[in-house]
């Protein structure tokens, strides 16, 4: 590494290099990009996974250290199930797959 909990509709900007795509794969869409995308630095800032405290646990409260994150729900949609409509179109709920990102593991 595989793996295994947990959370993913909410929060969060500016500057510098730098020059074309990017917004995970496939496939549609729809957006954002030379009024400069991705990437990297720098300073800010979110938020509470690990951490601090109380308290050993729920639980609260903190934000020193470890990540993370800071454009549109995880951009939205593809897998099957249910419910509402029934001339259809099409809306909704949950759930599964996948991906992230924290811990544990190896």
């Nucleotide at each position: 590494a595989a793996g295994u909990u947990a959370u993913c509709a909410a929060g969060a900007a500016a500057g510098g290099u730098g020059g074309a795509g990017g917004g995970a794969a496939u496939a549609g869409a729809c957006c954002c990009a030379a009024u400069g995308a991705g990437a990297c630095c720098u300073u800010g800032g979110c938020a509470a996974c690990c951490c601090u405290u109380g308290u050993a646990c729920a639980c609260a409260a903190g934000a020193a250290g470890g990540u993370g994150c800071c454009a549109c729900a995880u951009u939205c949609u593809a897998c099957g199930g249910c419910u509402u409509u029934a001339u259809g179109c099409a809306a909704g709920c949950a759930g599964a797959u996948a991906g992230a990102u924290a811990a544990c593991g190896u």
Notes: SAM riboswitch aptamer (S box leader) from a Chitinophagales bacterium, 106 nucleotides, folded computationally. It was read from a public genome assembly, where an Rfam model found it. Its Rfam family is "SAM riboswitch aptamer (S box leader)". Rfam describes the family as follows. The SAM riboswitch is found upstream of a number of genes which code for proteins involved in methionine or cysteine biosynthesis in Gram-positive bacteria.